[in-house]
Molecule: c-di-GMP-I riboswitch aptamer
RNA sequence: CUGGCGAAAGGGCAAACUCCGGGUGACCGGAGGGCGCAAAGCUACGGGUCUCAUGAGACCGCCGGGCUGCCGUC
Numbered sequence: 001c002u003g004g005c006g007a008a009a010g011g012g013c014a015a016a017c018u019c020c021g022g023g024u025g026a027c028c029g030g031a032g033g034g035c036g037c038a039a040a041g042c043u044a045c046g047g048g049u050c051u052c053a054u055g056a057g058a059c060c061g062c063c064g065g066g067c068u069g070c071c072g073u074c
Base pairs, nucleotide, nucleotide: 003074004073005072006071012037013036017032018031019030020029021028022027035061041067042066043065045064046063047062048059049058050057051056052055
């Protein structure tokens, strides 16, 4: 440096649900919350699912791809 693995520690993220706000909606932002997560960081590129006013949207915490990345260990 690359790849595999995840017992511990430190730190990180945050599902359902509740409240406030935005959106026709899928859903999004903030606060609480904590089911889980080693990429549950980023990216709608391929597939997929979902929405609506049917030609435009939403989801990366559905799978795959791409880019980046902490600790320990082999």